The RNA shown here (SAM riboswitch aptamer (S box leader)) has 115 nucleotides and comes from a Chromatiales bacterium.

Parts: sequence; C1' cells; structure tokens
RNA sequence: AACUCAUCGAGACCGGUCGAGGGAUAGGCCCGACGACGCCGGGGCAACCAGCGGAACUAACCAUUUCGAAAAGGUGCCAACUCCUGCGAUGUCUUCGGACAUCGAAAGAUGAGGG
Repeated sequence: AACUCAUCGAGACCGGUCGAGGGAUAGGCCCGACGACGCCGGGGCAACCAGCGGAACUAACCAUUUCGAAAAGGUGCCAACUCCUGCGAUGUCUUCGGACAUCGAAAGAUGAGGG
C1' cells in the first nucleotide's frame, strides 16, 4: 500500500510570508491580486485513540461492551452538507429532452486497527 471497522447536514480565525492558482477527480458552481492555495506563529473547535470514573459480564480478575466527565497526551479539523451532481432504486411532474424529492451504492476524507 491492500484490507477491516466507525463517523461525515453540528462546531471552530487572526497575524506573518509567498505570489497564482485553489476547492481530490469530470461537469457545474464557488473562493482568489481587497492576495486565495500552501508554509510559519498564535488562537480556537471537536472528542476518534490513549488515560480517568461508573455499569454490564465474571466467584473474582483480565479482556470485551456500554455510559459519563475531562481535555495538560497522540491525531484531526477551523468557506460553502464530503460545496452540488456523477451509478442504482422508488415516487411526483413532464414540452418525453428531462426536472425535483427520498433512499442506497461508489469514490473521497478522518480516526482506529492492519504485515
């Protein structure tokens, strides 16, 4: 790397630096010389893992599951729902081209596992 599991309509910005692209991909639509993206510093959000406490299970312990608080540990994140759509199903409408709504998948992101 592959693969597995969980989550993805909430939340959270300032300064410096650089200088033209950026939002994964294609289309759309946005952001961007009133300086985006990236990088650096500070700040913040959240609560996945670790750590802490309760409960279940157990004769008891361990492990596991679950609930809670905290956040000085390891990550992550701080435009737009993962910005929207892409594939499929169902329903409604239709000028028969398609449009809209809901659900699911795929892809992606993050975390935890994983030789």